[in-house]
Context: one part of a larger RNA
């Protein structure tokens, strides 16, 4: 000087920011990722009509009876769009957290002649023709449940077969250029192979294949990136080839075979701690410490462990398998993962609400209206931090009471105060009232701000005073009771305990622990 701070004793307002460092310990409860009806079948509840029946108001009446409204039921059309299904996209983003990790995992600097890359932007060409199924519906059947079976039937942009097709991709042969070694670019021949999806309100959105961009990713190297030698040797897929196999790709990535190599005192191996920049602190630098918030990258998602779907994960609110733990169960079997937002135990010195809103902003999905968003805007709590500002201003000596010292004369709190004259930040009261919004649309929010009226009214403390180190006197106290960062203080005149006036620093904070420089 610095802190994501804690403890103490206080505590008026505002802006801006920050806020489980500890158990990556368990976790009720809500909510955090859907969304498309312009892809597709079915299609509840509702309303409307109409037909039967039931009902009986009301009117008329010759008291027999006529008329028959509302309601209710059933069936039929027509609107209707509610849940679930199938299907396209999104659920790999965005949001956590730092347990692993001494690592091409970060940072820098390059290289890929060894790769992908959905939506997006260009360009070029196409989009003929055909079948079979499921799922939901419906029946029945198992089961406590969770779901799970059989029949019978349906849709599609779901699926599947044919066609057509290159500058694509295999595969023969060839020629020119040109590297950086394997080679790589470009012409042009022959042969084989692969494709499609339609919707509509008629404006358009989609669809298929090639080739370019763009953007995100993969992989490799070059340096750099805590400690211990009281750790000296390590190592068989180890190193290298050869073939195969795998991947988007290169490669002992993986087998087979052959050779025996590869690393290491310039520190291998072990073995501890650690997420890594940008930065943030410190210091005049060099350096030295940290790696909270913001930002990158990474890794993780109860604990291992493994694919499937996809452009993309080996997938935090997606399967399967194992385990621990909780949980429900009719005991035969099932369900769960907050290291998302909020909350709850535990844990601790110690860190917050089970809040409003999609207005703005950005993302998903949709042609759009719109839907969803604890991403985000906001609020709410906490002097945690930083910045502003307030507790009043001038004038006023009978230098007032009273404290407190005193040499008793008097000093000193002190213009302090009271008194007088004013101001109105902040407060309160009433009224107005945004910007944030391009035409609508404000959660914040009746906020911010401004105007009225009120009235000094409601707003000061904490540490210290022997030396270092600014600031002294009285009184209890008597090596007691206590201070104390060092050095020391206290045994009867203590400026160093305690206590009182005084004084000194700092001020909504003052101290005090801890850490770092």
């Nucleotide at each position: 000087g610095a802190u994501g701070a804690a403890c103490g004793c206080u505590g008026g307002c505002g802006g801006c920011g920050u806020g489980c460092c500890u158990a990556a310990c368990a976790c009720a409860u809500g909510c955090a990722a859907g969304u498309c009806g312009a892809g597709c079948g079915a299609g509840a509840a509702g309303u409307u009509u109409g037909u039967a029946a039931a009902g009986g108001a009301u009117a008329c009446u010759u008291c027999g009876g006529u008329u028959g409204a509302a309601u209710u039921u059933a069936c039929a059309a027509a609107u209707g769009g509610a849940a679930a299904g199938c299907g396209g996209c999104g659920g790999a983003c965005g949001g956590g957290u730092g347990a692993g990790u001494a690592a091409c995992g970060c940072g820098u600097a390059g290289g890929c002649a060894a790769c992908c890359u959905g939506c997006c932007c260009c360009a070029u060409a196409c989009a003929g023709a055909g079948g079979g199924a499921u799922a939901g519906c419906a029946a029945u059947g198992g089961g406590a449940a969770a779901c799970c079976g059989u029949u019978a039937u349906u849709a599609a942009a779901a699926c599947c077969u044919c066609a057509u097709a290159a500058u694509a991709c295999a595969g023969c042969a060839u020629a020119a250029c040109u590297g950086c070694a394997u080679a790589g670019u470009u012409a042009a021949g022959c042969u084989g192979u692969c494709a499609a999806a339609g919707a509509u309100u008629u404006a358009u959105c989609g669809g298929u294949a090639u080739g370019g961009g763009a953007u995100g990713g993969g992989c490799c190297u070059g340096c750099g990136u805590c400690u211990g030698a009281u750790u000296a040797g390590c190592u068989a897929g180890u190193u290298g080839g050869u073939a195969a196999g795998g991947u988007a790709a290169c490669g002992g990535c993986u087998u087979a075979c052959c050779a025996a190599g590869g690393c290491a005192a310039c520190g291998a191996u072990c073995a501890g701690u650690a997420g890594c920049c940008g930065a943030c602190c410190u210091g005049a630098g060099a350096g030295g410490g940290u790696g909270a918030u913001c930002g990158g990258c990474c890794a993780c998602a109860u604990u291992g462990g493994a694919a499937c779907u996809g452009a993309g994960a080996c997938a935090c609110g997606g399967u399967c398998c194992a385990a621990a733990c909780u949980c429900c169960u009719a005991c035969g079997g099932g369900a769960g993962g907050c290291a998302g937002c909020a909350g709850u135990g535990g844990g601790g010195a110690a860190u917050a609400u089970u809040g409003c809103a999609c207005a703005a902003u950005g993302g998903g999905c949709g042609a759009a209206a719109g839907c969803c968003u604890g991403a985000u805007g906001c609020a709410g709590c906490a002097a945690c931090g930083c910045c502003g500002c307030g507790u009043g201003a001038a004038c006023g000596a009978u230098g007032a009471a009273g404290g407190c010292c005193u040499u008793u004369g008097g000093g000193u709190c002190g213009u302090a105060a009271a008194g007088u004259u004013c101001u109105g930040u902040c407060c309160a009261u009433a009224g107005g009232g945004a910007a944030g919004a391009u035409a609508a649309u404000g959660a914040c929010g009746g906020u911010a701000c401004c105007u009225u009226u009120g009235g000094a009214g409601g707003a000061a403390g904490c540490c210290c005073c022997g030396g270092c180190u600014a600031a002294c006197u009285a009184c209890g106290u008597g090596c007691c009771a206590g201070c104390a960062g060092c050095c020391g203080c206290g045994g009867u005149a203590a400026u160093a305990c305690g206590u009182a006036g005084g004084g000194g620093g700092c001020g909504a904070g003052c101290g005090u622990u801890a850490u770092c420089c």